[in-house]
RNA sequence: CCUGCCGGACGGGCAGCCGCUGAUCACAUCGGGGAAACUCGAUUGGGUUAGAGGAAAGUCCGGUCUCCACAGAGCAGCAUGCCGGCUAACGGCCGGGGGGAUCCGCCUAAAAACGGGUUUUACGGAAAGUGCCACAGAAAAUAAACCGCCUGGUUCCAAAAGGACCGGGUAAGGGUGAAAUGGUGCGGUAAGAGCGCACCGCGGCAGCAGCAAUGCGGCUGGCAGGGCAAACCCCAUGCGGAGCAAGACCAAAUAGGGGAGGAGGGGCGGCUCGCUCCGUUAUCACUUCCGGGUAGGUUGCUAGAGCCGGCGAGUAAUCGCCGGUCGAGACGAAUGGCUGCCGCUGGGCUCGCAAGAAUCCAGUACAAAAACCGGCUUACAGGCCGGCAGGCCCU
Numbered sequence: 001c002c003u004g005c006c007g008g009a010c011g012g013g014c015a016g017c018c019g020c021u022g023a024u025c026a027c028a029u030c031g032g033g034g035a036a037a038c039u040c041g042a043u044u045g046g047g048u049u050a051g052a053g054g055a056a057a058g059u060c061c062g063g064u065c066u067c068c069a070c071a072g073a074g075c076a077g078c079a080u081g082c083c084g085g086c087u088a089a090c091g092g093c094c095g096g097g098g099g100g101a102u103c104c105g106c107c108u109a110a111a112a113a114c115g116g117g118u119u120u121u122a123c124g125g126a127a128a129g130u131g132c133c134a135c136a137g138a139a140a141a142u143a144a145a146c147c148g149c150c151u152g153g154u155u156c157c158a159a160a161a162g163g164a165c166c167g168g169g170u171a172a173g174g175g176u177g178a179a180a181u182g183g184u185g186c187g188g189u190a191a192g193a194g195c196g197c198a199c200c201g202c203g204g205c206a207g208c209a210g211c212a213a214u215g216c217g218g219c220u221g222g223c224a225g226g227g228c229a230a231a232c233c234c235c236a237u238g239c240g241g242a243g244c245a246a247g248a249c250c251a252a253a254u255a256g257g258g259g260a261g262g263a264g265g266g267g268c269g270g271c272u273c274g275c276u277c278c279g280u281u282a283u284c285a286c287u288u289c290c291g292g293g294u295a296g297g298u299u300g301c302u303a304g305a306g307c308c309g310g311c312g313a314g315u316a317a318u319c320g321c322c323g324g325u326c327g328a329g330a331c332g333a334a335u336g337g338c339u340g341c342c343g344c345u346g347g348g349c350u351c352g353c354a355a356g357a358a359u360c361c362a363g364u365a366c367a368a369a370a371a372c373c374g375g376c377u378u379a380c381a382g383g384c385c386g387g388c389a390g391g392c393c394c395u
Stems, first nucleotide, its partner, number of pairs: 001391008010382001012342007020051006027045002029042005053366001057377002060375005065243004072273004077239005082096005097123001098121008124234002129232002131228003146174002148170009182200006201223001202221004207216003247299004257290005264278004306325008343364006350357002
């Protein structure tokens, strides 16, 4: 310097004219009260001031807050799932461990093992049970023999080698497959096979390090054939429901209308128990059908698990202390329109060795609060900053 990946912040600026919403002033005007000073209101005018995000999106998680409601237990259901830490909480974040993939180093004939980097992980349990593994293949669990290897008998052949048939042994070699009943090597055998041995793997036992997941080495056993639990299931932990169109208040209006059922019913996410409230022979609790009125205003509504800076603790996420600060609150829903100059990007043309300069044209991302907050996911023109890996050049 180039390429790839990851992360962070910015994401147009300045000025003028006109316009919109909130707050504030009492400057003007108008109205009310007052003897006056003054005071209250009107939003009519005016002054000052604030006015869309880093994702406001998705509505995928978790909460604050409100109501049911004074609200318990169990079953079912749902969610999460390696360990530790952070947080109000989370399915989030940080650190660590195991598995997979890939690259580099070491080493080698090539590998394996070992170490490091990047990335990924729906990562509890398959020895509680049930179920599935198509096709191919002899065979995918009640295991089993297609080709093959060894061997006994009979037979063909002059005989042998060899072939055919019947029987026995075998699963090392080959084939099929995603996967074939632990792997590699040596010995042994008629030929083989954990049949035996060494190492690796797996199971058990105890020890060391670590909070733990786990790692290390030791002893021991020839060893329960594998995979799938984003299959049913088992285990551990957790979970009331509904949601700002939640709620609260004020004003107004209508038809305190009519019908059916009714002795039990309402409350709770489903069911059961329990608790509690209302009602019981009827107009009355409660369920439901038809019809009528209102749907106007105020509030909830933005000072909060807030933001900025400094110091300290911690590997980090984050936490503590000190100081400073107040950044939209609309309600058919405000922040816009026009003009000029500049910035950035791309292209054309001229000058220039080049760097670059002048000029012209075009473009300038994704996109908008609606009770609020913490995450996750998705979208994003353009340049800037940083980290990692690789390549090239110079020293």